RNA sequence: ACUGCAUCAAGAGCGGCGGAGGGACAGGCCCGAUGAAGCCCGGCAACCAGCAACCUGCAUGGUGCUAAUUCCUAGGAGAUGUGGU
Numbered sequence: 001a002c003u004g005c006a007u008c009a010a011g012a013g014c015g016g017c018g019g020a021g022g023g024a025c026a027g028g029c030c031c032g033a034u035g036a037a038g039c040c041c042g043g044c045a046a047c048c049a050g051c052a053a054c055c056u057g058c059a060u061g062g063u064g065c066u067a068a069u070u071c072c073u074a075g076g077a078g079a080u081g082u083g084g085u
């Protein structure tokens, strides 16, 4: 990079650093100096591994997520996890 499968209406900060962008793309509609992105810490969740139980739990490790239904149009797209090539 391509591809199979699963999920995407629940949940999560009055914290520190940082300083102007962000919500994938297009159109809209929003968020942002009463502090955006990013990083750290905290938190949520339970995909994989692990552990204990037997269809459920724990939250130790690997990810992920932490405005708005994946913000809407909108899933044939995108995101995340886990396999395969």
Base pairs, nucleotide, nucleotide: 001085002084003083004082005081006080007079008078013041015040016039017038021031022030023029026073027072028071042066043065044064047062048061049060050058051057052056070077
About this RNA:
SAM riboswitch aptamer (S box leader) from Acetohalobium arabaticum, 85 nucleotides, folded computationally. The sequence is in RNAcentral, with records from Rfam and Ribocentre. Rfam family: SAM riboswitch aptamer (S box leader). From the family's description: The SAM riboswitch is found upstream of a number of genes which code for proteins involved in methionine or cysteine biosynthesis in Gram-positive bacteria.